[in-house]
């Protein structure tokens, strides 16, 4: 340098063909308990990496950057 893949909640990840952003864990509140943990119920939490384009509508399609992972090439 080229190619592939990936970036979504604090963490790990879903979200298939464009149409209200989700789960588990963690956090917080409550129930239970003499109390804690476990268990059960609930609540909050997101510029969907950053721009631009297409569209009535973009996490999703196209494009340029940036970060992570992998492969190839170059390099004496």
């Nucleotide at each position: 340098g080229c190619c592939c893949u990936u970036g979504u909640a604090g963490c790990u990840c879903a979200g298939c063909u464009g149409g209200u952003a989700g789960a588990g864990c963690a956090a917080c509140c409550g129930c239970c308990u003499u109390g804690u943990a476990a268990g059960c119920g609930g609540u909050a939490g997101g510029u969907c990496g950053c721009g631009g384009g297409u569209u009535c509508a973009a996490u999703u399609c196209c494009u340029g950057c940036c970060g992570g992972g992998g492969g190839c090439a170059c390099c004496a």
About this RNA: The RNA shown here (transfer RNA) has 76 nucleotides and comes from Pararhizobium mangrovi. It matches the Rfam family "tRNA". Rfam's curators write: Transfer RNA (tRNA) molecules are approximately 80 nucleotides in length. Rfam classes the family as a transfer RNA.